[in-house]
Context: one part of a larger RNA
RNA sequence: UGACGGGGGCCCGCACAAGCGGUGGAGCAUGUGGUUUAAUUCGACGCAACGCGAAGAACCUUACCCGGUCUUGACAUCUGCAGAAUUCUUCAGAGAUGGAGGAGUGCCGGUUUUACCGGAGCUGCAAGACAGGUGCUGCAUGGCUGUCGUCAGCUCGUGUCGUGAGAUGUUGGGUUAAGUCCCGCAACGAGCGCAACCCCUGCUUUCAGUUACCAUCAUUAAGUUGGGGACUCUGGAAGGACCGCUGCGGUAACAACGCAGAGGAAGAUGGGGACGACGUCAAGUCAUCAUGGUCCUUAUGACCGGGGCUACACACGUGCUACAAUGGUAGUUACAGAGGGAUGCGAAGCAGUGAUGUGGAGCGAAUCUCAGAAAAGCUACCACAGCUCGGAUUGAGGUCUGCAACUCGACCUCAUGAAGCAGGAAUCGCUAGUAAUCGCGCAACAUCAUGGCGCGGUGAAUACGUUCCCGGGCC
Numbered sequence: 001u002g003a004c005g006g007g008g009g010c011c012c013g014c015a016c017a018a019g020c021g022g023u024g025g026a027g028c029a030u031g032u033g034g035u036u037u038a039a040u041u042c043g044a045c046g047c048a049a050c051g052c053g054a055a056g057a058a059c060c061u062u063a064c065c066c067g068g069u070c071u072u073g074a075c076a077u078c079u080g081c082a083g084a085a086u087u088c089u090u091c092a093g094a095g096a097u098g099g100a101g102g103a104g105u106g107c108c109g110g111u112u113u114u115a116c117c118g119g120a121g122c123u124g125c126a127a128g129a130c131a132g133g134u135g136c137u138g139c140a141u142g143g144c145u146g147u148c149g150u151c152a153g154c155u156c157g158u159g160u161c162g163u164g165a166g167a168u169g170u171u172g173g174g175u176u177a178a179g180u181c182c183c184g185c186a187a188c189g190a191g192c193g194c195a196a197c198c199c200c201u202g203c204u205u206u207c208a209g210u211u212a213c214c215a216u217c218a219u220u221a222a223g224u225u226g227g228g229g230a231c232u233c234u235g236g237a238a239g240g241a242c243c244g245c246u247g248c249g250g251u252a253a254c255a256a257c258g259c260a261g262a263g264g265a266a267g268a269u270g271g272g273g274a275c276g277a278c279g280u281c282a283a284g285u286c287a288u289c290a291u292g293g294u295c296c297u298u299a300u301g302a303c304c305g306g307g308g309c310u311a312c313a314c315a316c317g318u319g320c321u322a323c324a325a326u327g328g329u330a331g332u333u334a335c336a337g338a339g340g341g342a343u344g345c346g347a348a349g350c351a352g353u354g355a356u357g358u359g360g361a362g363c364g365a366a367u368c369u370c371a372g373a374a375a376a377g378c379u380a381c382c383a384c385a386g387c388u389c390g391g392a393u394u395g396a397g398g399u400c401u402g403c404a405a406c407u408c409g410a411c412c413u414c415a416u417g418a419a420g421c422a423g424g425a426a427u428c429g430c431u432a433g434u435a436a437u438c439g440c441g442c443a444a445c446a447u448c449a450u451g452g453c454g455c456g457g458u459g460a461a462u463a464c465g466u467u468c469c470c471g472g473g474c475c
Stems, first nucleotide, its partner, number of pairs: 008475006015466002019430005026321008034312002042053002064307007073130001077129002079126005086103007107119004132296002135294003141290002143285003146281001148279001153192006159168003172183003198273004203239007213228002217226002242267001245261005323423001327382006339370003344363002349358003389420001394415007436458007
C1' cells in the first nucleotide's frame, strides 16, 4: 500500500423479508458422472461444467472401432513426359478400386485455310522438393469468450507533504442510479469508466399514398369496382420532458438535491436494447481460425464398407407432461403480432377417420401463400372415481423424407392403458404488461424440437422493513 476479521459506521442488489409459481417425489425428453463396450471420439467441472461447443450423429457429419485399400498422396506450388477436356456403356468387387469397349480433337496465338509449333485450363504417368495430422502442450501464444459487474470505480500531469515505500487530489458535510452534482479543503487540472450522443417503443405535426385504408357518393356476395387522401397503417422528416412551472423542505447564505402539485400522451434516467473502465481467476478455447515448440511420415496421413457416438444395475443437473372440476370431452363462435417462401411457399377443388395423397391457381410477395391462432366466450355431458383425470409402455396397420429408417427417424389410426391423488431434507425464478398461463413464427435442416432465438394474447400477488443469509461499494 493492499487483502482479510464470527471489528465498527454508512449504503446498495429478487440478497433476505412480504408474495406468486416451481425444482427435489412420478413417467418421459435431454445433458453429465459412472459402468459397460471392439469403439461407446473429443472438450467443458463451484458460482462462471452438466437442453454447454452441437443453429439439429440413420449414411454423410465423424474426429472413435473393425475390416478392405493407397503411399508425392484426398488438398497446394514447382519439374519432365504423354494426352484435348469431356462423356457413355459394360465386367469383377461390400465399396474404395481395378479391367474392357465406344463417342470425342474444343479455346487463344503463330502459320501456306491442311499439316505443324507455342500458350491457358484440365487429365494421366514418373521422380523428388514437399503435402497432410481434429497428434501433444490454452502452464509458450494471438484472437475470441466467460466472470466479478453495468458494480462505480481505476488512474495520470504539475504542485505540496514524507528520508522513503507512499500520501494528497479520490478524504470531509450533503446528495445521486452513478467519483452524479453541490459546498468545503494544499491542492489545481486531466484521462479511462458513469451519463448523453445510437436503435426500438409510448404522443403529436408534416410529407407521401400502393399491394395498405374507407368517412362522404355510387356499386358489390366481398374495399369487389369507380372514386377519395379524411381516418387506420406504412415509410421518411420534425416537435416533445428540461426539476421547465408552483408550493414546502434543504443551506450560515446561495446551492446540489428531496417531497407534493399543476399541466401533459409521457415526470423526474418514461420503458426496453446495444454499449462492459483498470484489472482478477496461469478461468475457457491448440477441436472455429491463426501460431512457437514438439512428435508421426508405406502412418498419428488418405479413401471406402459396416458398426459406434443412440449401450444401462445406478447417481446428479436442466426441462416437458401430469396428478384434475378455476378441470376434461364434444359442438359452436371471436380477436394477434412478428417472421419465412423459387431445387421455394403452395390456394380452391377432389380422395382418405387421419398422417397424407392428388391437383396445380397465385406469388421473388403490405398483392399470392405458409395460416385454422390458442387460451377466452356460449351450449351440452362428465360428479370426485386411478375416473370421460393421466398418458408411459406394448401390439397391429399405415403415411412421409431419403440410395437406405434393423441397429437408430418423425407422424397418423385402432387397440393397450403403467407410475402418478401435490412431492422429505433442501433449493430456484420473478417487483409490471413482470410472474403465471396460452398459442404463433424463425434459424439450422432431405427428414427429425419437450431445446434455442423471437412474437403477440390473457394477466396477478407482494415489498412493514434492512436484524439476519449471500454478493458488492465507501470510510
Molecule: small-subunit ribosomal RNA, 3' major domain
Organism: uncultured bacterium